C1' cells in the first nucleotide's frame, strides 16, 4: 500500500511546550495572535476488538489493543428525485476508523 466488510446526525477538555497556520483535495464557509495545527501530560467520550461467554447477544462491563474529544465526514462536489432558483431528500464517490486478509 491493496482488497474485503462494519461504522460515521450521539457522545467528549483541561495545563505545558512552541509561534502561524489549520479544518484530506477543490470550492464555499469557519477556526485561530482571547494562541491554532502539532507534540507532550492529565483527563474524558465510545465500544471495533476485547471481557462476562462454553455458544449466542438485542444484556452487562472497561482491565488491554485501537480510535475519538470545534462546527452531521463542518457543508457541497457525481448522478436523480420534488416543475424551476433557492432549498429538501436518496443513491453513489471520495474520506475517516475498527476488524479480517495478501
Nucleotide at each position: 500500500u491493496u482488497c474485503u466488510u462494519a461504522u460515521c446526525c450521539a457522545g467528549a477538555g483541561c495545563g505545558g511546550u512552541g509561534g502561524a497556520g489549520g479544518g484530506a483535495u477543490c470550492g464555499g464557509c469557519c477556526c485561530u495572535a482571547u494562541g491554532a495545527u502539532a507534540c507532550c501530560g492529565c483527563g474524558g467520550c465510545a465500544a471495533c476488538c476485547c471481557c462476562c461467554u462454553g455458544a449466542u447477544a438485542c444484556g452487562g462491563g472497561a482491565a488491554g489493543g485501537u480510535g475519538c474529544c470545534a462546527a452531521g465526514u463542518c457543508c457541497g462536489a457525481c448522478a436523480g428525485a420534488g416543475u424551476u432558483a433557492a432549498c429538501u431528500c436518496u443513491g453513489g464517490g471520495a474520506g475517516a476508523u475498527g476488524a479480517g486478509a495478501a

Model confidence (mean pLDDT): 83 of 100. A computed fold for a 102-nucleotide RNA from a Chloroflexota bacterium, annotated as SAM riboswitch aptamer (S box leader). Taxonomically the source falls in Chloroflexota (Bacteria, Bacillati). It matches the Rfam family "SAM riboswitch aptamer (S box leader)". Rfam links the family to the GO term regulation of gene expression. Rfam's curators write: The SAM riboswitch is found upstream of a number of genes which code for proteins involved in methionine or cysteine biosynthesis in Gram-positive bacteria.